Model confidence (mean pLDDT): 82 of 100. Predicted 3D model of a 76-nucleotide RNA (transfer RNA) from a Rickettsiales bacterium. Rfam family: tRNA. Rfam's curators write: Transfer RNA (tRNA) molecules are approximately 80 nucleotides in length. The organism belongs to Rickettsiales, within Bacteria.
RNA sequence: GGGACAGUAGCUCAGGGGUCAGAGCAGGAUGCUCAUAACGUCUUGGUCGUAGGUUCAAAUCCUACCUGUCCCACCA
Numbered sequence: 001g002g003g004a005c006a007g008u009a010g011c012u013c014a015g016g017g018g019u020c021a022g023a024g025c026a027g028g029a030u031g032c033u034c035a036u037a038a039c040g041u042c043u044u045g046g047u048c049g050u051a052g053g054u055u056c057a058a059a060u061c062c063u064a065c066c067u068g069u070c071c072c073a074c075c076a
Stems, first nucleotide, its partner, number of pairs: 001072007010025004018056001026044006049065005
């Protein structure tokens, strides 16, 4: 330098045009218990990487850029 994939909650990820943006873990409260753990219930938490574009409508489609991983090429 070329190419592929990924970026969504504190972490791991789902969601691939409309219906409230979700699950597990984590955090908080609470029940249970003499108490703790475990377990149950409730709850907190989001510029959907950034900027544009398409659309009545974009996390989702398109373009550019940023970041990460991998492959190839080149140089040494």